[in-house]
This is a predicted structure of a 72-nucleotide RNA (transfer RNA) from an uncultured Bacilli bacterium. It was read from a public genome assembly. Its Rfam family is "tRNA". Rfam describes the family as follows. Transfer RNA (tRNA) molecules are approximately 80 nucleotides in length. Rfam classes the family as a transfer RNA. Its mean pLDDT, the model's own confidence on a scale to 100, is 84.
RNA sequence: GGCUGUGUAGCUCAGCGGUAGAGCGUUCGGUUCAUACCCGAUUGGUCGAGAGUUCAAAUCUCCCCGCAGCCA
Numbered sequence: 001g002g003c004u005g006u007g008u009a010g011c012u013c014a015g016c017g018g019u020a021g022a023g024c025g026u027u028c029g030g031u032u033c034a035u036a037c038c039c040g041a042u043u044g045g046u047c048g049a050g051a052g053u054u055c056a057a058a059u060c061u062c063c064c065c066g067c068a069g070c071c072a
Base pairs, nucleotide, nucleotide: 001071002070003069004068005067006066007065010024011023012022013021018055025043027041028040029039030038048064050062051061052060
């Protein structure tokens, strides 16, 4: 340099153009003599940046950035 994949909550990841979600975690409470387990509630995001298409974009297109891999 070329190609492919990937970027979404603190972490691991879902999300077929139409309300952004789960598990774990945080915090508070219940339970217990106490801790753990368990139960309830709570907290959660400019969907990597910019532009385009569309009534509508995390999702499609272009460009840039980061990461991983392959080729040279």